[in-house]
Context: one part of a larger RNA
Molecule: small-subunit ribosomal RNA, 3' major domain
Organism: Larix kaempferi
RNA sequence: UGACGGGGGCCCGCACAAGCGGUGGAGCAUGUGGUUCAAUUCGAUGCAAAGCGAAGAACCUUACCAGGGCUUGACAUGCUUUGAAUCCUCCCGAAAGAGAGGAGUGAAUUCAGGAAUAUGGACACAGGUGGUGCAUGGCUGUUGUCAUAUUGUGUCGUAAGGUGUUGGGUUAAGUCCCGCAACGAGCGCAACCCUCGUAUUUAGUUUCCAGCAUUGAGUUUGGAACCCUGAAUAGACUGUCAGUGAUAAGCUGGAGGAAGGUGAGGAUGACAUCUAGUCAUCAUGCCCCUUACGCCCUGGGUGACACACGUGCUACAAUGGUCGGGACAAAGGGUAGCGACCCCAUGAGGGCAAUCUAACCUCAAAAACCUGGCCUCAGUUCGGAUUACAGGCUGCCACUCACUUGCAUGAAGCCAGAAUCGCUAGUAAUCGCUAGUCAUCCAUACAGUGGUGAAUUCGUUCCCGAGCCUUGUACA
Repeated sequence: UGACGGGGGCCCGCACAAGCGGUGGAGCAUGUGGUUCAAUUCGAUGCAAAGCGAAGAACCUUACCAGGGCUUGACAUGCUUUGAAUCCUCCCGAAAGAGAGGAGUGAAUUCAGGAAUAUGGACACAGGUGGUGCAUGGCUGUUGUCAUAUUGUGUCGUAAGGUGUUGGGUUAAGUCCCGCAACGAGCGCAACCCUCGUAUUUAGUUUCCAGCAUUGAGUUUGGAACCCUGAAUAGACUGUCAGUGAUAAGCUGGAGGAAGGUGAGGAUGACAUCUAGUCAUCAUGCCCCUUACGCCCUGGGUGACACACGUGCUACAAUGGUCGGGACAAAGGGUAGCGACCCCAUGAGGGCAAUCUAACCUCAAAAACCUGGCCUCAGUUCGGAUUACAGGCUGCCACUCACUUGCAUGAAGCCAGAAUCGCUAGUAAUCGCUAGUCAUCCAUACAGUGGUGAAUUCGUUCCCGAGCCUUGUACA
């Protein structure tokens, strides 16, 4: 100087407390461990691995296994042979691959040859999701959006170092004020950026419709006030008043205001820590393989199943279930696409097919909600697992192993032990909708979007984790 202490003081955080809803019990989905297997490819392992890499494993993907094949190779550059390229047919085969036959001789031209492409050959080489993340770059997680971590000059100390950065107040903040052997400075904090919330100006189609006509319908004529959309401005700064404070920084309350003290949310992550993660995104040193640890193909596997753990979905019901009728969003996607209307089907879906490169057409039905009928506390008209049969769609292919429809079947489960998690407001809870990936889809995931919409916070004694000062130390 640090680190540590079941030392002390101050302070903060959904840390506790006060509340609300979960997990842990059930069934299923999914990930992991373990076991099994020819293979169950690999990585991630307290917080900070485990619905993670994977924003989509039937083939492909695919790295794994079995079998069948290739060896200058699936891919690159250089040398060389022949033929332009290219297309079609047959045969062996599971395919890859191997073999045979036919068509075809192009364009441009400086007539040497070149460009492009294919085949054969020899060698330099290619290739490796092989190893090492403890050789590395890059990227990322984490402490933590915590308020710290440093430096120049000066000064103190023999020196390691100290001071500044401590003290008195204050703040979300090393934020600011005052004091002080310190005076300055930069990295962080804050602000500058984006979205939302208010108004004005401007613009007015594909949007809107008050008056005005018209109709089945803002459909058409007309209009741009409103809504909305795009752009440009204004607006919030403790500015103002009172109290308080040290006449400071600030704090408390009020006014005005759409918004009040960081307005709400996001992006933004200092010096460093964990020899943290990644050689399987990529790049890369070294080591290793080179008729194989490279490459092609068929089939299988990554989907196994006494079990254990994590994350979720659905429930156990009447604040409900079910059957009719009725209403209200936001944000997105769409041409190898979204696909209205109409017809057929109990339905999934099928047929025909308009418009739309979209404020125009379409996906599209929002659901909780309101309203009427039935159910009357039951393992039930709760719950939907499991299973049988009959279908549909995508696709060479749906058995291993997809999704979906109809009918039948109707398991556990009656609110869950010890323990444990999230959340302070348009939040929790609850209700749907959409995108990405994507032929289809194992999505109950993930990322967005709106609808309805609470309770509680006395407070800091305690648990956990941080920060500052101080103290002890046989630790470094």